[in-house]
Context: one part of a larger RNA
RNA sequence: UGCUUCGGCAUCUGCGCGCUCCGGGCAACGGCUUGUGGGCUCCCCAUUCGGCCCGUCUUGAAACACGGACCAAGGAGUCUGACAUGUGUGCGAGUCAAUGGGUGGGAAACCUUUAAGGCGCAAGGAAGCUGAAUGGUGGGAUCCCUUGUGGGUGCACCGCCGACCGACCUUGAUCUUAUGAGAAGGGUUCGAGUGAGAGCAUGCCUGUCGGGACCCGAAAGAUGGUGAACUAUGCCUGAGCGGGGCGAAGCCAGAGGAAACUCUGGUGGAGGCCCGCAGCGAUACUGACGUGCAAAUCGUUCGUCUGACUUGGGUAUAGGGGCGAAAGACUAAUCGAACCAUCUAGUAGCUGGUUCCUUCCGAAAUUUCCCUCAGGAUAGCAGCAACUUAUUGGUAGUUUUAUGCGGUAAAGCGACUGAUUAGAGGCUUUGGGAACGAAAUGUUCUUGACCUAUUCUCAAACUUUAAAUGUGUAAGAACAAUUAGUUUCUUAAUUGAACUUUUUGUAUUUGAAUACCUAUAGUUGUUAGUGGGCCAUACGGGGUAAGCUCGUCUGGUAAUGCGGGAUGAACCGAAAGUAAAGUUAAAGUGUCUAAUGAUUCGCUCACCUAGAUCCCAUAAAAGGUGUUGGUUCAUCUAGACAGCAGGACGGUGGCCAUGGAAGUCGGAAUCCGCUAAGGAGUGUGUAACAACUCACCUGCCGAAUCAACUAGCCCCGAAAAUGGAUGGCGCUGAAGCGCGCGACCUAUACCCGGCCGUCGGGGCAAGUUCCAGGCCCCGAUGAGUAGGAGGGCGCGGCGGUCGCUGUAAAACCUGGGGCGCGAGCCCGGGCGGAGCGGCCGUCGGUGCAGAUCUUGGU
Numbered sequence: 001u002g003c004u005u006c007g008g009c010a011u012c013u014g015c016g017c018g019c020u021c022c023g024g025g026c027a028a029c030g031g032c033u034u035g036u037g038g039g040c041u042c043c044c045c046a047u048u049c050g051g052c053c054c055g056u057c058u059u060g061a062a063a064c065a066c067g068g069a070c071c072a073a074g075g076a077g078u079c080u081g082a083c084a085u086g087u088g089u090g091c092g093a094g095u096c097a098a099u100g101g102g103u104g105g106g107a108a109a110c111c112u113u114u115a116a117g118g119c120g121c122a123a124g125g126a127a128g129c130u131g132a133a134u135g136g137u138g139g140g141a142u143c144c145c146u147u148g149u150g151g152g153u154g155c156a157c158c159g160c161c162g163a164c165c166g167a168c169c170u171u172g173a174u175c176u177u178a179u180g181a182g183a184a185g186g187g188u189u190c191g192a193g194u195g196a197g198a199g200c201a202u203g204c205c206u207g208u209c210g211g212g213a214c215c216c217g218a219a220a221g222a223u224g225g226u227g228a229a230c231u232a233u234g235c236c237u238g239a240g241c242g243g244g245g246c247g248a249a250g251c252c253a254g255a256g257g258a259a260a261c262u263c264u265g266g267u268g269g270a271g272g273c274c275c276g277c278a279g280c281g282a283u284a285c286u287g288a289c290g291u292g293c294a295a296a297u298c299g300u301u302c303g304u305c306u307g308a309c310u311u312g313g314g315u316a317u318a319g320g321g322g323c324g325a326a327a328g329a330c331u332a333a334u335c336g337a338a339c340c341a342u343c344u345a346g347u348a349g350c351u352g353g354u355u356c357c358u359u360c361c362g363a364a365a366u367u368u369c370c371c372u373c374a375g376g377a378u379a380g381c382a383g384c385a386a387c388u389u390a391u392u393g394g395u396a397g398u399u400u401u402a403u404g405c406g407g408u409a410a411a412g413c414g415a416c417u418g419a420u421u422a423g424a425g426g427c428u429u430u431g432g433g434a435a436c437g438a439a440a441u442g443u444u445c446u447u448g449a450c451c452u453a454u455u456c457u458c459a460a461a462c463u464u465u466a467a468a469u470g471u472g473u474a475a476g477a478a479c480a481a482u483u484a485g486u487u488u489c490u491u492a493a494u495u496g497a498a499c500u501u502u503u504u505g506u507a508u509u510u511g512a513a514u515a516c517c518u519a520u521a522g523u524u525g526u527u528a529g530u531g532g533g534c535c536a537u538a539c540g541g542g543g544u545a546a547g548c549u550c551g552u553c554u555g556g557u558a559a560u561g562c563g564g565g566a567u568g569a570a571c572c573g574a575a576a577g578u579a580a581a582g583u584u585a586a587a588g589u590g591u592c593u594a595a596u597g598a599u600u601c602g603c604u605c606a607c608c609u610a611g612a613u614c615c616c617a618u619a620a621a622a623g624g625u626g627u628u629g630g631u632u633c634a635u636c637u638a639g640a641c642a643g644c645a646g647g648a649c650g651g652u653g654g655c656c657a658u659g660g661a662a663g664u665c666g667g668a669a670u671c672c673g674c675u676a677a678g679g680a681g682u683g684u685g686u687a688a689c690a691a692c693u694c695a696c697c698u699g700c701c702g703a704a705u706c707a708a709c710u711a712g713c714c715c716c717g718a719a720a721a722u723g724g725a726u727g728g729c730g731c732u733g734a735a736g737c738g739c740g741c742g743a744c745c746u747a748u749a750c751c752c753g754g755c756c757g758u759c760g761g762g763g764c765a766a767g768u769u770c771c772a773g774g775c776c777c778c779g780a781u782g783a784g785u786a787g788g789a790g791g792g793c794g795c796g797g798c799g800g801u802c803g804c805u806g807u808a809a810a811a812c813c814u815g816g817g818g819c820g821c822g823a824g825c826c827c828g829g830g831c832g833g834a835g836c837g838g839c840c841g842u843c844g845g846u847g848c849a850g851a852u853c854u855u856g857g858u
Base pairs, nucleotide, nucleotide: 001010002009003008053068054067055066056065069858070857071856072855073854074853077354079211080210081209082208083207084206086204087203088202089201090200091199094119095118096117100112101111102110123130124129135161136160137159138158139157143152144151145150163194164193165191166190167189168187169186170185174181175180214353215352217350221343222342223341224340225339226338232317233316234315235314236313237312238311239310240309241307243275244274245273246271250267251266252265253264254263255262256261279304280303281302284300285299287298288297319335321331322330356792357791358790359789360788361787366379368377369376370375380530381529382527383526384525385524386523387522388521393517394516395515396514398513399512400475401474402473403472404471405470410465411463412462417459418458419457422454424452425451426450430448431447432446433445434444435443436442479505480504481503484500485499486498487497489496533557534556535555536554538552539551540550541549542548562573563572564571577755578754582750583749588744589743590729591728592727596742599740601738602737603736611731623715624714626713627712628711629710630709631708632707634705635704643700644699645698646697647696649673650672651671655667656666679694683692684691756782757781758780759779760778761777762776763775764774793847795844796843797842798841799840800839801838802837803836804835812830813829814828816827817826818825819824
C1' cells in the first nucleotide's frame, strides 16, 4: 500500500536484532617453502706455535727403574663389642621397655605393676674406719641507676689466698671400766675431694682397642690321613743271555830218569777272563730336536755283556719316617723332609693395589724414649669444632732507650800458657875447651846453659783487651708517694722485710718509635698425616778430593705451574680463579726467534784450535821486543839515543907467579901524566907478541831517547779414542771484549674495569607474589702433595608423596639442541616393546685404568 471472514493474507519500503554466506583490511598463532641468513654448541680436515707416558716407590722418573696389548663384567676402610671427644633428642637428682605380664590367630609394633639391677647423687685410707654447704680477692659478660672517662650487680671461665672432709705428722684439756674416748690447736705433707648437684638413656660424625678388620700375597708351624703301579733295598717264586777267542784243574799217551819227578803231544772246558749280538747302560758329537715324536726323545759313537748280570709277579720297609755299593740320591714328572685335608680368611714393622665431582685450609722429614735404625710411642707442625674478647686497648720474625748474658771474629805475645828467629849486655853455684901454673874452692881467654833489657813470627783444645750479629727483662693504675697496723722472720732498735690498711696524685704527652688490628687477639677440646729428605748463599767439623760425609742460620725444592738460563727438581725473575686492554721484571733485540744490521768511547787478528754472559759444564804455573795503557829511575838543543866516520895515548912488557903471561890462564893491588877522551882494561885472538873490538871522547845528523816493573786484550804453555757443537748458522768498521746512553720486545708479575667462587662486614618485614636455607650493598682474597673439613653428583633396595607410560616405559645408538665450574642432567631423532621417574626420608655387598688383579672375549 492492497484485500479481508478483521483472525489474517499478499506486496513494497525503512529501521533494529539474530543467523548464515561472500568480499576487503589489520593483528596473533600455526603449517609449508625459501636463504652466500644467525649460532659463544658439536664433529671433521688443514695450518702456526707450544707440548716427553700414565700409575708407583722415591731426595729425585720421560727414564736404559717396576706394572700396563685392547674391551666387557667382577674387584678393596666393612660389620660388631667396649670406650673417648663433639653434637642432636628425651627426662632430669635422677635416669634406663625388652626379667615378667597384657592385647593379638602367630611374630612384631604397642601398653605396663612391683621391685631388683646398672650408671649418677661423697670422698679418703692398705685397712679398721672416719666422712665435706652459702668465704675473700683480681679480671669479667649481663642487668639496674645514671649520663662523668661514674656508681652498683657481679653469670660462665681463668689466677691467687683462706676454710672444710679423709690420709699422714704433731699437740693432748677433759672423761674413763686404765683400756680407750677425745675438746681446742698446729703442719712449705698427700687426695682422682667439698665449697646451692648434672646426670642417665639413645641417635650421628670422628677416633682408639679387640675381632680375618681396607684388599691380595709368603718362607714357615701344627693335627689327622693317603701313597713303594715310578723309584731305593731285602726276601720268595719264575723267565732270559746267540757267536768267536784264550785254554785252569783233572785225565790219556809217548819220551827221559835209579827214584823223586820232569818234558812233549793230546783230552778237558775253569774264569766277578777277552772280542763282541740281543739285553742293560749312557762317553763324545757339547750333533739332531728344542711352541719337540718326547715335561729328557733321535742318530752315530761309546761302556758292559756268565754275573756284585738282566727281568716279570708276589711280599716287606712310610714322612723327621723309609731306603741308600752314599749322589742328600730315591720315596708316583714333587724331596736338604712326599702328597691330601684341616687349624686357616695363619702372620707379615715388607711389596703391590685401593673406584665420582667441586670448594676452603694445609704439613712433616725435627725433639725424647724403645732388642730402636724399612717400625712405633712422645712433643712439634696441620685441620676441624667451639668459647672469651676491644681503642684510656691489643699484637709484633721490627726499631729505639735502659739494663743484664756471652768470649766468637779481630787483636795481643817488650801480658799468662805453649811455640819461635836474631843479635846485645852480664854473673859464676855450674858444663865443655884452651893458655899460664906443681896444684888450687887459682888467674886469664873462649864456648854453652842461665839471667837481663830488646828483636822476629804464631795458637781449635792460649789470652789482658774485645766487636758485629744474637739473646733475656722493662718501657707504669697490678703505678708512684704516703698514714696506720700485724708477724714465731730480721734488727742493737717499731730497724728492716713481707702482708694488710688510710690518704693523695690526676687522668689532654699516663710515660719510647713504627707497623697492623673488630678482616684482630687470647683460650680450650679433639684428631689426621709426618717422624728416609734434598739443594743454594754464608759460617763450620772430617777428607788429597768428590755430583763425598756430618752440622748451624736463612731461603728454596719436596708439595709448584709461569717468563728466562738452547736443554734442566733447587739458579735469575715472579708464585697462578676466569677472559680482555695497558705496563714491566729477569733475559734479550744479525738470522733461526718477538724486538736497534741503534748510538758514544776504547781494546782485540788468534794457521794444531780467536772470543762470546750468574749457577755452568774447567784449565794453571811460567813465558812473549804482538799490541795498548800505567808506575818508577834516567839521558837530551851545553845536541842525547840509533846510524856512519875518526881517536882510543904515554910512564908500562906495572908487581907477583909461571916453561911462557906484553890489558885480556891465575893472585893481590889498581896510581900518575898528557888530554876532547882513552880501564894497569869489555871481548875476539897469539906459544908469547901482533892485529881487531868495546868502555870513553869527538865529527856528521837534528828531536826525542834508555831501562826496570806493572796489567788489559791477544799468543804460547794446551795430547784420546763414532763426526760435533759460544744452542745452530754464522760473525772481524763484530753479531767479540770493556764502560756508557736511548729506543724496543714480553710472564699466569703490576695496573684498570667485568664475571665466578670463598671469607668478612652492613642493611632489608607485615604494604603490592614466593623463597631469611632469601634479597640488596661494600671490602678483601683465589698455588698446593700427604692430610682434614664443607657442599654436591651418580647406583641399588625400602617407606611416604606426586607423577609418566601401547597416542610407546626402561635399556641401547646418536653427524641434532640445551643446562651445570664439575660429577652429571634435560630435550629431539633412531631402535625397542613393558614397565619407569621426581621430591622427602631411610638402608647399603654404592662409583675403577692400573693390583705380574679374577673370569670371558678380541